A computed fold for a 512-nucleotide part of an RNA from Cinetochilum margaritaceum, annotated as small-subunit ribosomal RNA, central domain.

Context: one part of a larger RNA
RNA sequence: UUGCAGUUAAAAAGCUCGUAGUUGAAUGUCUGGUUACUGGCUGUUUCGGCUUCGGUCGGGCAGACGGUGAUCAUCCGCAUACGAAACUAGUUCGGCCUUUACUGGUUCGGCUAGGGGAGUGUGCAUUUUACUUUGAAAAAAUUAGAGUGUUUCAGGCAGGCAAUCGCUUGAAUACAUUAGCAUGGAAUAAUGGAAUAGGACUAUUGUCAAUUUUGUUGGUUAUUUGACUUUAGUAAUGAUUAAUAGGGACAGUUGGGGGCAUUAGUAUUUAAUUGUCAGAGGUGAAAUUCUUGGAUUUAUUAAAGACUAACUUAUGCGAAAGCAUUUGCCAAGGAUGUUUUCAUUAAUCAAGAACGAAAGUUAGGGGAUCAAAGACGAUCAGAUACCGUCCUAGUCUUAACUAUAAACUAUACCGACUCGGGAUCGGGUGGGAUCUUAAAGCCUGCUCGGCACCGUAGGAGAAAUCAAAGUCUUUGGGUUCUGGGGGGAGUAUGGUCGCAAGGCUGAAACUU
Numbered sequence: 001u002u003g004c005a006g007u008u009a010a011a012a013a014g015c016u017c018g019u020a021g022u023u024g025a026a027u028g029u030c031u032g033g034u035u036a037c038u039g040g041c042u043g044u045u046u047c048g049g050c051u052u053c054g055g056u057c058g059g060g061c062a063g064a065c066g067g068u069g070a071u072c073a074u075c076c077g078c079a080u081a082c083g084a085a086a087c088u089a090g091u092u093c094g095g096c097c098u099u100u101a102c103u104g105g106u107u108c109g110g111c112u113a114g115g116g117g118a119g120u121g122u123g124c125a126u127u128u129u130a131c132u133u134u135g136a137a138a139a140a141a142u143u144a145g146a147g148u149g150u151u152u153c154a155g156g157c158a159g160g161c162a163a164u165c166g167c168u169u170g171a172a173u174a175c176a177u178u179a180g181c182a183u184g185g186a187a188u189a190a191u192g193g194a195a196u197a198g199g200a201c202u203a204u205u206g207u208c209a210a211u212u213u214u215g216u217u218g219g220u221u222a223u224u225u226g227a228c229u230u231u232a233g234u235a236a237u238g239a240u241u242a243a244u245a246g247g248g249a250c251a252g253u254u255g256g257g258g259g260c261a262u263u264a265g266u267a268u269u270u271a272a273u274u275g276u277c278a279g280a281g282g283u284g285a286a287a288u289u290c291u292u293g294g295a296u297u298u299a300u301u302a303a304a305g306a307c308u309a310a311c312u313u314a315u316g317c318g319a320a321a322g323c324a325u326u327u328g329c330c331a332a333g334g335a336u337g338u339u340u341u342c343a344u345u346a347a348u349c350a351a352g353a354a355c356g357a358a359a360g361u362u363a364g365g366g367g368a369u370c371a372a373a374g375a376c377g378a379u380c381a382g383a384u385a386c387c388g389u390c391c392u393a394g395u396c397u398u399a400a401c402u403a404u405a406a407a408c409u410a411u412a413c414c415g416a417c418u419c420g421g422g423a424u425c426g427g428g429u430g431g432g433a434u435c436u437u438a439a440a441g442c443c444u445g446c447u448c449g450g451c452a453c454c455g456u457a458g459g460a461g462a463a464a465u466c467a468a469a470g471u472c473u474u475u476g477g478g479u480u481c482u483g484g485g486g487g488g489a490g491u492a493u494g495g496u497c498g499c500a501a502g503g504c505u506g507a508a509a510c511u512u
Base pairs, nucleotide, nucleotide: 004483005482006481007464008463012480014355016353017352021348022347023346025241026240031073032072033071034070035069036068037067038066039065041063042062043061044060045059047058048057049056050055077124078123079122080121081120082119087114088113089112090111091110093109094108095106096105097104128190129189130188131185132184134182135181143174144173147157148156159168160167161166200234201233202232203231206228207227208226209225210224245345246342247341248340250337251336253334254333258330259329260328261327264308265307268304269303270302271301272300273299275297279290280289316323317322360401361400362399363398364397365396370394374390375389376388377387412479413478414477416471417470419455420454421453424450425449426448427447428446429445430444431443432442459466460465485512486511487510494505495504496503497502
């Protein structure tokens, strides 16, 4: 590992990117003929044996199928050394036949020469591995297992026969995994080759160099060997598809996606002016609180900072966090369409990186509202709370940190398959009504892609429930992360990050 689990029982990192790692679409030579042996099956036979006449056994022939081997097509490196058999020639050698005769013949043998190249060795070249077969090799004891009456057994490697010399059998065999060696196979999985041809093969030109041999020395040339090079020819000359994989371009869209600027709306609070007047607030009831220095309330204005009602939905967009007044600008994204392009570029991901609500921290700005802490008033047995009045940090924004949430769909990402249904959003493409042709809108199909929903399980599950949580004891599509009774404890300690608060990593004793 085979073979666990991860919605709710322990457990999917908040989200995305991403290197190592792991995994990764299809495709290139498939096969045919002849022949030998063999296996069962089917049919047939004027064949033979047995027969209880039902059959059965053996032989022959034919057919298709299967297995093993040989051979042909297919495939086949070059150089060098040795070299068997065919075959040809010679022979003054031998045998046999023949002839008057060594005359002639010989499908016989020996020897010599040529020829030939079954095979053997060496050197140079050769795509490389994984995988698998077989073999050698791999201590013994152990294990499995053969033999054997330790009396049986656990064991042991003994023993048996003859009983005088003695004779004689054992002490097997198997397994032995990674790596290494040798060997057959060539499916599967990688890898390599010819694209600026510096490609292959054949012939050829030129330049340069070198060694050996031509008796010796010197020169020119030639030959041989090697490096580079010219020209021509040969060839079916050489680029696999275009994945309901992926990337890119293009087209018309789409969205409360992002950034910057601009603009609007009412409300709240404060201020000014104004009218009236004794209460106003607030509550379960009150009180704290404000009020003839005119509160509360009415009206007309102004300012400030925040927020974006109704429309607002099981609707949209975004990786998530999140995103809703108008308009403009900037770059980006998805889906759709496409007889466009590239051609494996992909999937998931330790390390590493970006973003990351709220609260919090630092330095500025701003401070309308609300409001931790704090102070009062109530309530109460008490109230350090819930209710009320006030109010600081904060809430808003800029620049920088922090990196956590029930960051939840408590449900990783990519891919495939498996039931129906009606809505809805975005794109594409048909049809129809309105008619008098567009455009937009309306109705109705099909199709791709979304957010969801309803009903059903020959599925799953402990169930709740779930079209995924299905395709799981009929267990393996690819990849990552996490969990292993409850506490102690997300504590201590160490490391690291942070200004801090704290974050990440993260035990044990003990207890039950």

Rfam family: Eukaryotic small subunit ribosomal RNA. The coordinates come from a structure-prediction model, not an experiment, and the mean pLDDT is 80. Taxonomically the source falls in Cinetochilum (Eukaryota, Alveolata, Intramacronucleata, Philasterida).